[in-house]
RNA sequence: CAGAGUAGGAUAAUGCGCGUUAAGUGCCUGACGGACGGGGAGUUGCCGCCGGGACGAAAAGGGUAAGGCGAAAAGCCUGAGCCCUUGCGGUGUAUUGUCCGCAUCCCGCUG
Numbered sequence: 001c002a003g004a005g006u007a008g009g010a011u012a013a014u015g016c017g018c019g020u021u022a023a024g025u026g027c028c029u030g031a032c033g034g035a036c037g038g039g040g041a042g043u044u045g046c047c048g049c050c051g052g053g054a055c056g057a058a059a060a061g062g063g064u065a066a067g068g069c070g071a072a073a074a075g076c077c078u079g080a081g082c083c084c085u086u087g088c089g090g091u092g093u094a095u096u097g098u099c100c101g102c103a104u105c106c107c108g109c110u111g
Stems, first nucleotide, its partner, number of pairs: 001111003008100010018089003027053004032048003038107004059086006067077003
């Protein structure tokens, strides 16, 4: 002088779910806890969890039990109770690929 490697994050594909009767995601805020290259320290950064606040949505088609009308097991109506399909959600999770990445300080590793 150059380089490797962490936690974690972003994104794509695929699988399995959740919601669509609005939870989740995203935003603001308070408390608590945790992690942060191999070692030490470690934030106003990161993650988790609990509470508070503001905002806020995409459904459609088909089938069917019960029910209603009916003399009727015909026919008609309803059908978010349930099932299927296609969507939708800044949706959860797992695997794989790609990318970013020690906040910072001291020491170290490889060439």

This is a predicted structure of a 111-nucleotide RNA (THF (Tetrahydrofolate) riboswitch aptamer) from a sheep gut metagenome.
Rfam family: THF (Tetrahydrofolate) riboswitch aptamer. For this family Rfam cites "A eubacterial riboswitch class that senses the coenzyme tetrahydrofolate" (Ames et al., Chem Biol, 2010).